[in-house]
RNA sequence: GGGUCAGUGGCUUAGCUUGGUUAGAGCAACCUCCUGAUGUGGGGUAGAUCGAAGGUUCAAAUCCUUCCUGACUCA
Numbered sequence: 001g002g003g004u005c006a007g008u009g010g011c012u013u014a015g016c017u018u019g020g021u022u023a024g025a026g027c028a029a030c031c032u033c034c035u036g037a038u039g040u041g042g043g044g045u046a047g048a049u050c051g052a053a054g055g056u057u058c059a060a061a062u063c064c065u066u067c068c069u070g071a072c073u074c075a
Base pairs, nucleotide, nucleotide: 001074002073003072004071005070006069007068010027011026012025013024020058029045030044031043032042033041051067052066053065054064055063
């Protein structure tokens, strides 16, 4: 340098092929209930506008282009 894949809350991830509900879930955090206490368990709260920029579109996490980071691979 060429090719393939990945990047979404603190962590792990669904959603992308088929654009359209307020981007959903588990763990963790905080509050609360339960208990003599702890743990487990029940209920609730906050937290990501999706790696960056641009484009297409009424509408983009999703489609297109370029770039960044990482993994694998070819030379």
Notes:
The RNA shown here (transfer RNA) has 75 nucleotides and comes from Candidatus Iainarchaeum sp. The coordinates come from a structure-prediction model, not an experiment, and the mean pLDDT is 80. Rfam family: tRNA. Rfam's curators write: Transfer RNA (tRNA) molecules are approximately 80 nucleotides in length.